Annotation
Predicted 3D model of a 718-nucleotide part of an RNA (large-subunit ribosomal RNA, domain II) from a Candidatus Woesearchaeota archaeon. Lineage of the source: Archaea > Nanobdellati > Candidatus Woesearchaeota. Model confidence (mean pLDDT): 81 of 100. The sequence was found in a public genome assembly.
Context: one part of a larger RNA
């Protein structure tokens, strides 16, 4: 893993609701006890508990069976229950008043929801004490004992021999010294980051050491907040920053995770306050159920009447900032200057005023659109039962995204915070290639059969190779938007329409052919300056027409062009704004994305008719719900702008065990198992065939160790 099989909201006790029983201003009886008897039972037993009265710390004191209005009902005013007043009791206070309480229903037993206490739905810590067991494993240390092959190197000493006045010294031996050296056993475990999993850390290579603080047997001492420890939180038996075994224990878990059948109705919250309160959990809101109640209630328009100080806007209307300039005071502002002083002048400030320009959440002379509050009328909803209210179970209390406020904070975010709507969460279907909240979907009870919607109709892939008039040439594009980018400032003699301006048959523009001069080499400058280095002026002439020259080019000259004219050719041509659609601008990393294939339309803009496409919508039919009507009432008939749904409420129902009663099957074939067919929305039942070989339904009731996919659940088997 995958099969069987186990495997989780239960006892007690005790509060409270709610059914249903019994009795009833009462109910009720516990322990022991008597009887009886196989037991279940019975009977007295009145101690005790709730109820029947409250107020008040006590002392003490002590309460309606008034009026009115009305719901069902009966029936035109009576009316349980209800609702309005009013009155009661006591406490406190001098009163006034306030605060509880008063029109009489409860107790018991069963059944069921929930609280509380216990292990309390189940399984899961690290911990935390008690008492014991360990040092055969290691750690230290004590006793008593065992090992170290060979080889090297040559310390003191000692001896001769030099050498000294005597020592020092120097030398050749000899000598064997060492926490010296190489290296086997031994002991250890550096590397390969070999190899492997070998009855859990082994083998093999290579490394360390190897007379010592060496290694080693036995035997022995020290014990858990202790030991040991050349210290590494090491190591005390593969357990160590507090060993291991039992017990307290089922320790606690606001924390994981699991938690066992069907259907049917209704369905949330992720908000506002509390809390060593932010992983929890109380109150409210918000959901479910069941009630009382009994006519009136609003989310919508519209009109009226308020309340208000926000956008926005102002600035001699305050408070605060703030440009520029004019103009006034300044005895007690600084600083310069003039004067012998008095004083005077200049500049910065300061204040006031005039003009001018701009701000402010915490400024307002000003002031809105929306929203709110009241009232009306409409409009929808209500006796098929609004509005108000009570009572029981709950979840939940990390939200997240859209649109508006172009809300507040923030460079800016799949940012972090408001209000308001809406969605998803808890919502399924189409479409958006694929994609919780983007689009259509007035929300999916079931089948069947037809119609759009958003999107789309060359193939994948259902429908137009569907039509009319245009743009594009760039695979631009084929992408509704977010997302998974975007495509910018700048350019372009790509190319479409407009619009406008000027040339044009007295020939435009282009090209081609000719000319394109005289004064003069204009003056100045300058080494030269002749249209063309620089400055100045920039005229006049012949002329069809020609610049005191727009370029190339010379050292200066020449030379070649252009400007302008003519001629030749022929019909449109040159600006200018604006505008679509296109190019350039355009760089990222494995090869690569229009969803793909492709595609010149199958792109793009404008217009048009098919069609095709969903659980939208329509039509038949049937299921279930709630409500209405009926003398068949679990039925028929109707009616409903019922029937999506998580957490979660309620309701009805299968199945499995065992008990009772009652009925029934079975060796002429019981349960179990394979299988097949019908029935039922399902859980699930029935039948038939085969196997199988002794038990077994089915009805009413009752009782629960009552349903398994999951808990790295457990045991077993492959």
């Nucleotide at each position: 893993g995958c099969c069987g099989g186990g495997g989780a909201g239960u006892g007690c006790a005790u509060u409270u609701c709610a059914g249903u029983g019994g009795c009833a201003a009462g109910g009720a009886u516990a322990a022991g006890g008597c009887u009886a008897u196989u037991a279940a039972g019975g009977c007295a037993a009145u101690a005790u508990c709730c109820g029947u009265a409250g107020g008040g710390a006590a002392a003490c004191c002590a309460a309606u069976a008034g009026u009115u209005c009305g719901c069902a009902a009966c029936u035109u005013g009576u009316g349980a229950g209800g609702a309005a007043c009013a009155a009661u009791g006591u406490a406190u206070g001098a009163a006034a008043a306030u605060g509880c309480u008063u029109u009489a229903a409860g107790u018991c037993a069963c059944u069921g929801g929930a609280g509380u206490g216990u292990g309390a739905c189940c399984c899961g810590a690290a911990a935390c004490c008690g008492g014991g067991u360990g040092a055969u494993c290691u750690a230290a240390c004590c006793u008593u004992g065992g090992g170290c092959a060979a080889g090297g190197u040559g310390a003191a000493g000692c001896a001769g021999g030099g050498g000294u006045a005597a020592a020092a010294c120097c030398u050749u031996g000899u000598g064997g010294a060492g926490g010296c050296c190489u290296g086997a056993a031994g002991a250890g475990g550096u590397u390969c980051u070999g190899u492997g999993u070998g009855c859990a850390a082994g083998c093999g290579u290579u490394c360390u050491u190897c007379u010592g603080a060496c290694u080693u047997a036995a035997g022995g001492u020290u014990a858990g907040g202790g030991g040991u420890g050349a210290a590494a939180g090491g190591c005390c038996a593969a357990u160590c920053g507090a060993a291991c075994c039992c017990g307290g224990u089922g320790a606690u878990a606001g924390c994981u995770g699991g938690u066992u059948c069907c259907u049917a109705c209704c369905g949330a919250a992720a908000u506002g306050g509390g809390c060593c309160g932010c992983a929890g959990u109380c109150c409210a809101g918000u959901c479910c159920u069941c009630g009382a109640g009994g006519a009136g209630a609003u989310a919508g328009u519209u009109a009226a009447a308020g309340a208000g100080g926000u956008a926005g806007a102002g600035a001699u209307a305050c408070g605060g900032a703030u440009u520029a300039g004019g103009g006034g005071u300044u005895u007690a502002g600084g600083c310069u200057u003039c004067g012998a002083a008095a004083g005077g002048a200049g500049u910065c400030g300061a204040u006031c005023u005039c003009u001018u320009g701009u701000c402010c959440a915490a400024c307002u002379c000003c002031c809105a659109a929306u929203g709110c509050u009241u009232u009306a009328a409409c409009a929808u909803c209500g006796u098929a039962g609004a509005a108000u209210u009570g009572a029981g179970g709950a979840a939940a209390c990390g939200g997240c995204g859209u649109u508006a406020c172009u809300g507040g904070g923030g460079u800016a975010a799949a940012c972090c915070u408001g209000u308001a709507a809406u969605g998803c969460u808890a919502g399924a279907g189409g479409g958006g290639a694929a994609c919780a909240a983007c689009c259509c979907a007035a929300g999916a009870c079931u089948g069947u059969a037809g119609u759009u919607a958003a999107g789309g109709u060359c193939c994948c892939u259902a429908a137009a190779u569907a039509u009319u008039g245009g743009u594009u040439a760039a695979g631009u594009g084929u992408u509704a938007a977010a997302g998974g980018g975007u495509g910018a400032a700048g350019g372009a003699u790509g190319u479409u329409u407009a619009u406008u301006a000027c040339c044009g048959a007295a020939u435009a523009c282009a090209g081609u052919a000719g000319g394109g001069a005289g004064g003069u080499a204009g003056g100045c400058u300058u080494a030269g300056a002749a249209g063309c280095a620089g400055c100045c002026a920039u005229c006049c002439u012949u002329u069809a027409a020609a610049g005191a020259a727009a370029g190339c080019g010379u050292a200066a000259c020449a030379g070649c062009u252009c400007a302008c004219c003519c001629a030749u050719c022929u019909a449109g041509g040159u600006g200018a704004u604006a505008u679509g659609c296109u190019c350039c601008u355009a760089a990222a990393a494995u090869g690569g994305a229009c969803g793909g294939g492709g595609c010149u339309a199958a792109a793009c803009c404008a217009a048009u008719u098919a069609c095709c496409g969903a659980u939208a919508c329509u039509a038949c039919a049937g299921a279930u719900c709630g409500c209405c009507u009926u003398g068949u009432a679990u039925a028929a008939g109707g009616u409903g702008u019922g029937u999506g749904g998580u957490a979660g409420g309620u309701a009805g129902g299968u199945a499995u065990u065992c008990u009772a009663u009652g009925u029934a099957g079975g060796c002429a074939g019981a349960a179990g198992c394979u299988u097949c067919u019908g029935c039922g929305u399902a859980a699930g039942c029935a039948g038939g065939a085969g196997u199988g070989g002794a038990c077994u339904g089915c009805a009413u009731a009752g009782a629960a160790a009552u349903a398994a996919a999951a808990a790295u659940c457990c045991c077993g088997g492959c």